[in-house]
A computed fold for a 1403-nucleotide RNA from an uncultured bacterium, annotated as small-subunit ribosomal RNA. Its Rfam family is "Bacterial small subunit ribosomal RNA". The coordinates come from a structure-prediction model, not an experiment, and the mean pLDDT is 84.
RNA sequence: ACACAUGCAAGUCGAACGGGUCUUUGUAGCUUGCUACAAAGGCUAGUGGCGGACGGGUGAGUAACACGUAGGAAUCUACCUAGUAGUGGGGGACAACAACCGGAAACGGUUGCUAAUACCGCAUACGCCCUAUGGGGGAAAGCGGGGGAUCUUCGGACCUCGUGCUAUUAGAUGAGCCUGCGUCGGAUUAGCUAGUUGGUAGGGUAAAGGCCUACCAAGGCGACGAUCCGUAGCUGGUUUGAGAGGAUGAUCAGCCACACUGGGACUGAGACACGGCCCAGACUCCUACGGGAGGCAGCAGUGGGGAAUAUUGGACAAUGGGGGGAACCCUGAUCCAGCAAUACCGCGUGUGUGAAGAAGGCCUUCGGGUUGUAAAGCACUUUCAAUUGGGAAGAAGGGUAUAGUGUUAAUAGCGCUGUAUUUUGACGGUACCGAUAGAAGAAGCACCGGCUAACUCCGUGCCAGCAGCCGCGGUAAUACGGAGGGUGCAAGCGUUAAUCGGAAUCACUGGGCGUAAAGGGCGCGUAGGCGGUUAGAUAGGUCAGAUGUGAAAUCCCCGGGCUUAACCUGGGAACUGCAUAUGAAACGGUCUAACUAGAGUUUGGUAGAGGGAAGUGGAAUUCCGAGUGUAGCGGUGAAAUGCGUAGAGAUUCGGAGGAACAUCAAUGGCGAAGGCAACUUUCUGGCCCAAAACUGACGCUGAGGUGCGAAAGCGUGGGUAGCAAACAGGAUUAGAUACCCUGGUAGUCCACGCCGUAAACGAUGUCUACUAGCCGUUGGGGGAGUUGAUCCUUAAGUGGCGCAGCAAACGCGAUAAGUAGACCGCCUGGGGAGUACGGCCGCAAGGUUAAAACUCAAAGAAAUUGACGGGGGCCCGCACAAGCGGUGGAGCAUGUGGUUUAAUUCGAUGCAACGCGAAGAACCUUACCUACCCUUGACAUCAUCAGAACUUGUUAGAGAUAACUGGGUGCCUUCGGGAACUGGUUGACAGGUGCUGCAUGGCUGUCGUCAGCUCGUGUCGUGAGAUGUUGGGUUAAGUCCCGUAACGAGCGCAACCCUUGUCCUUAUUUGCCAGCACGUAAAGGUGGGAACUCUAAGGAGACUGCCGGUGACAAACCGGAGGAAGGUGGGGAUGACGUCAAGUCAUCAUGGCCCUUAUGGGUAGGGCUACACACGUGCUACAAUGGUCGGUACAGAGGGUUGCGAAGCGGCGACGUGGAGCUAAUCUCAUAAAACCGAUCUCAGUCCGGAUGAUGGUCUGCAACUCGACCAUCUGAAGUCGGAAUCGCUAGUAAUCGCGGAUCAGCAUGCCGCGGUGAAUACGUUCCCGGGCCUUGUACACACCGCCCGUCACACCAUGGGAGUGGGCUGUACCAGAAGUAGUUAGUCUAACCAGCAAUGGG
Repeated sequence: ACACAUGCAAGUCGAACGGGUCUUUGUAGCUUGCUACAAAGGCUAGUGGCGGACGGGUGAGUAACACGUAGGAAUCUACCUAGUAGUGGGGGACAACAACCGGAAACGGUUGCUAAUACCGCAUACGCCCUAUGGGGGAAAGCGGGGGAUCUUCGGACCUCGUGCUAUUAGAUGAGCCUGCGUCGGAUUAGCUAGUUGGUAGGGUAAAGGCCUACCAAGGCGACGAUCCGUAGCUGGUUUGAGAGGAUGAUCAGCCACACUGGGACUGAGACACGGCCCAGACUCCUACGGGAGGCAGCAGUGGGGAAUAUUGGACAAUGGGGGGAACCCUGAUCCAGCAAUACCGCGUGUGUGAAGAAGGCCUUCGGGUUGUAAAGCACUUUCAAUUGGGAAGAAGGGUAUAGUGUUAAUAGCGCUGUAUUUUGACGGUACCGAUAGAAGAAGCACCGGCUAACUCCGUGCCAGCAGCCGCGGUAAUACGGAGGGUGCAAGCGUUAAUCGGAAUCACUGGGCGUAAAGGGCGCGUAGGCGGUUAGAUAGGUCAGAUGUGAAAUCCCCGGGCUUAACCUGGGAACUGCAUAUGAAACGGUCUAACUAGAGUUUGGUAGAGGGAAGUGGAAUUCCGAGUGUAGCGGUGAAAUGCGUAGAGAUUCGGAGGAACAUCAAUGGCGAAGGCAACUUUCUGGCCCAAAACUGACGCUGAGGUGCGAAAGCGUGGGUAGCAAACAGGAUUAGAUACCCUGGUAGUCCACGCCGUAAACGAUGUCUACUAGCCGUUGGGGGAGUUGAUCCUUAAGUGGCGCAGCAAACGCGAUAAGUAGACCGCCUGGGGAGUACGGCCGCAAGGUUAAAACUCAAAGAAAUUGACGGGGGCCCGCACAAGCGGUGGAGCAUGUGGUUUAAUUCGAUGCAACGCGAAGAACCUUACCUACCCUUGACAUCAUCAGAACUUGUUAGAGAUAACUGGGUGCCUUCGGGAACUGGUUGACAGGUGCUGCAUGGCUGUCGUCAGCUCGUGUCGUGAGAUGUUGGGUUAAGUCCCGUAACGAGCGCAACCCUUGUCCUUAUUUGCCAGCACGUAAAGGUGGGAACUCUAAGGAGACUGCCGGUGACAAACCGGAGGAAGGUGGGGAUGACGUCAAGUCAUCAUGGCCCUUAUGGGUAGGGCUACACACGUGCUACAAUGGUCGGUACAGAGGGUUGCGAAGCGGCGACGUGGAGCUAAUCUCAUAAAACCGAUCUCAGUCCGGAUGAUGGUCUGCAACUCGACCAUCUGAAGUCGGAAUCGCUAGUAAUCGCGGAUCAGCAUGCCGCGGUGAAUACGUUCCCGGGCCUUGUACACACCGCCCGUCACACCAUGGGAGUGGGCUGUACCAGAAGUAGUUAGUCUAACCAGCAAUGGG
């Protein structure tokens, strides 16, 4: 491992060689500056040698002997080291060069000359190689320094030293080959293999080998995972972790592989070669178009890609490498420098003092707090940085001269060891040291809801935004944004991505499977795993010490060096591994010999719906035939379809056929499971019991495999009585493809063959051992017993409770879910999904094996408290029922909705809004609308100025208001002034019935006057919680009693309070009058009285106290007596914990927000009173229990001085006049009405009913038009008892009758009270509504008005399908085929050499 411009990264040797060229010197020629020659020195293209196989880069490929580790034998190894033996004599070429020629270039051609350490023979061969043991074969090269004798053709020979060369041996180093073990994921990859596996022979290689070829055999690998697919360089190590493990393989080191992609060989000791060659391909460049050139995954650098990664630097000074005899040359290896807070380490940005706790900021309860000794100020220091001066180590060597020593004939030369001298630093004037000045130049980032250290204000208002998880934000946000403050780290901080940890969340260490995910439907059994007692042998497992190895670095320990540290470095330990050899023998393995406790066999018995086959039986249903007989049967909640006068159903007899076997029958029996039920025969499996004998571990489990396996379903052929999917009809229903009914086909049954699944469940795998008891039951054995019931005991089944223990709890508990062992199966969040694809099986249906994308933050288990249930039990309430009277229909009144309007002010809205706030809208009220006015304001406090305050009249105006005019000078005083009031000015402020009742207080409604709601201590439970408060009785009551792991207590209930009903005492006016008097037409009118009534104070009385019964010797209930009253005597007040974000910001108060010449204030008029309509609450009626007229009687409770207002008089009347009396037991409102006694009306839209309308009046009030009440006369509407539905009431109650009061000038059918008359009914708790207690189920907790399922509509992000389409990998067969290697065939030229006299031939 994308493509690369440019430069550099591998050269060197003239002491191998011939030339060329330059310089210097010398000689010669001389035309004195040229030529030739010689010598010395330098440079050099070429031939030749060594090196370019090292060093450097990268990780594409590779799942492999690639790597790691431990071994092995059949090999090679240049340079290096050691040894042995040599180095003789010849030959012919080719570059360079020269000439000519081709080409744009790259480069090349022809002819000719030439050297060598280039090339080739010959000779020689200690060792070497081959061999048939006779023999045969094969080498070499010189170069450089010095030299005394001797010789010389003066070139040298010769001697010597150094270095090469040849052959060979050994070593060292490096490399090649083979083997054991280890080394990722997928089985939805299970079979792979033809040179494949082995042999023989040959070839080939440095070397073993199917490495290659021929022949022969048919092998080899694989569930201990072959083959195939995907992914990946391996290791030492790194990181994390307590460890075991997990993840990873940068830097450094070892190995491998690769060098644009693919193939190939050449050269060489070594390559199939990064900076070599050839071919093919892609790409880029040059070109004269003919042809050529190239390969940065070397160092820099460029473009591209990317979230992202540096300088086209210096030097060979050091370390190392290549060449050289050396000097030296080369070296992007390397050493340095540059860039980047990328990482690690160290240092600084000051230190001390300093309270007026400065200013400013922020907060505030306005007092203060905080920032904060922080700053300023004062006193010091100077690291680092700056300026300036000095200044290392890293250097060893090399050269020259010289001394000693070795070699030698040699004092030459050369080598070695010294001495002297000279010279070598890129970094770099760097590290380090000194001097100078001055706090001077040097702090940020994240966070502050919990986890998690750190809190307030403002802004925003489910917006903007935050967020790792939970989650924040909808007007008071410690969670968003900003600020102040704080917290944490610090030259960094935070985010993102990744790994391990936490995660015992794949569990070897170290998990589970009854209900949370998880036991295979059940047997048999292969491989495998595990396996009783005794003895011996062995030594593969195991264990021990030893030896070798486990590279170095890293980690760890002890030291050393940089001022410290990071870093570097010495030593040690460690590297848990593998191999070798020696030993031990307990355990497990193997072998041998035994044993009997496991397992099995034999003998004798018992029980059984165990299985297969054949036969038999009765009851019942249906059908058929016959008889009797007549109108229905059948079916349901009720019906209908259906059957029946052609005779059903019913009943009797006879017959046919199929299926199933009542009673016995059972927590019973048998079986491995599924499952098995009439009876008889037959075949057959297993369990159990007893006692002996035998075999001798023969056992347990069991992946694959194999067999069995309910129901439904499938195939073929039978059979079919009943039942009965589908289907048909009838009902039900909004619909009803259902539940119900009438029919009815597959099927159910039989034979044979498939299927192979179930909530195939004990939701609990099989086997073995151990671990308290008690009570049943089945079939055996033993013993006791009147051989009777029964009891004791034993092994095997099957049930109930329960100790220990276990368990999240529920529960399990010798039939374990306890304690242990062996083996198998299965699980790892929910959904997608037991689905898709693929494989296997099946006739099909389908089964089995079995994912992913995507999506959610949960899904789930058990238990708790509530709530709920068309669950259960008990109980209560005018809840129903039994009754009485209403509403809903009419007219009117009143409230609401809606509509309308300038406004119809606002609120209340199921019960629990709607005659409600409003106990009273003509103005006012009034908040609304229109118009006109005011702006420190109608009202409060403060400041300042002026003035008494106040007020008459006139004018304008709708009025508020304004102008003018007249009157009026007050009170207190210490004489300074003060208090009240009025007006003007200014600003703080006033004001708001503007918003939010979902920010609140207070008050209220409602469940509900229902009987409940809680607490302390104790106990139980891991806990939420429970217990108490449940249970048995009882009550109006959680009222009381009893029981009781509870014992007590609180708020509620009850009682205490008010009123009423009886009596007593006291008191006696305004009330009363029995007795005594007076007195009147009459009258408590008067004296008097205190008996009675009443009044109003205090007492008594009622407590289930007494009796009887029931009950549990209780509580209590039933009945009775007495009593004015009897079981709470009647009525009222009194409303637990809480629920409804219930109602109210418009009673009031109040946080926040909003308005401020207006959303505040004033005035006039209007509106709240509108009107097609709908609803609620009422009044009056529809009449004879009544209406009208006349007469007569009886209350209670209240009100009254701005008041009630008498008598009298006037008016038909409303009322007017009048004014006595009364601040009220005195006067007054004030005649109570129904009732009763008479009269009349006689069933009609009336002598009922009174709406509506007309006219005239009365009263209140500034004012009755919008918009009051009343009176009189006339008018005389609807209405003849009210649909569906619905309300109130249980006794002085309902119903009915009138009276009073508050509000109020006036206005009530409303509201709040008062008395008069005065009923009916309650069997009862099944049902409707509401409530209380216990219990049960729950997937609900916003609590059933809950939760929740599916289709459809729309879209196409993901996944799947899809007509297709593009690409990659791969198998098999075939076609074409470059370079190259080897062989073969044919041809050409030939050196040495051979033959030949030669030509020439061979080669």